[in-house]
RNA sequence: UUUGAAAAAGGCAAACUAUUCGAAAGGAUAGGACGCAAAGUUAUGGGUCUAAUGUACAACUCGUACAAUGAUUGCCAGACUACCAAAC
Numbered sequence: 001u002u003u004g005a006a007a008a009a010g011g012c013a014a015a016c017u018a019u020u021c022g023a024a025a026g027g028a029u030a031g032g033a034c035g036c037a038a039a040g041u042u043a044u045g046g047g048u049c050u051a052a053u054g055u056a057c058a059a060c061u062c063g064u065a066c067a068a069u070g071a072u073u074g075c076c077a078g079a080c081u082a083c084c085a086a087a088c
Stems, first nucleotide, its partner, number of pairs: 001087004011036002016031006034074001040080003044077003047072003052069001053067005
């Protein structure tokens, strides 16, 4: 410098469960491991989810549609940083 086939010191932790925060999506902590070579950081672009709130419609109580100021980095890409190993 390149690569991640094999291995791996060390690392992360899906579903699910409990508690908790939140209107929701979802988050945090503990247990737990489906997986991960960036499953480290970052909502910058795209995607997806939600709709408190706003607007429109509806109407008497309920609702419907649209829109992120919300969420997701374990959806994809970009940016930044890093461990181990192999080859050169």